[in-house]
RNA sequence: UGCCCCAUAGCUCAGUCGGUAGAGCAGUGCGCUGUUAACGCAAUGGUCACAGGUUCGAGUCCUGUUGGGGCAG
Numbered sequence: 001u002g003c004c005c006c007a008u009a010g011c012u013c014a015g016u017c018g019g020u021a022g023a024g025c026a027g028u029g030c031g032c033u034g035u036u037a038a039c040g041c042a043a044u045g046g047u048c049a050c051a052g053g054u055u056c057g058a059g060u061c062c063u064g065u066u067g068g069g070g071c072a073g
Stems, first nucleotide, its partner, number of pairs: 001072007010025004019056001028042004049065005
C1' cells in the first nucleotide's frame, strides 16, 4: 500500500427477502431462607461504531471514515 472479515444492551451473541430490535449471563426489585448462596417471579437496560446516500420505510442495501482481526507485498 492492496484485498477480505468483524463492529447490535455492562458481557457473549442472534436478528430470515428491507417492514415496531431480541436471547442468555450480569446488575436491580420482590418471593423463599435464621443469614448468604442456590432457586422462582418481575421490571429495567439500545445514538445498531461514526457520517452521508437510496427508499414510503435501513441493524439489513450503497459510499466514505474510524477501530479490531486476517492475507498478500
Overview:
This is a predicted structure of a 73-nucleotide RNA (transfer RNA). The coordinates come from a structure-prediction model, not an experiment, and the mean pLDDT is 80. Its Rfam family is "tRNA". Rfam's curators write: Transfer RNA (tRNA) molecules are approximately 80 nucleotides in length.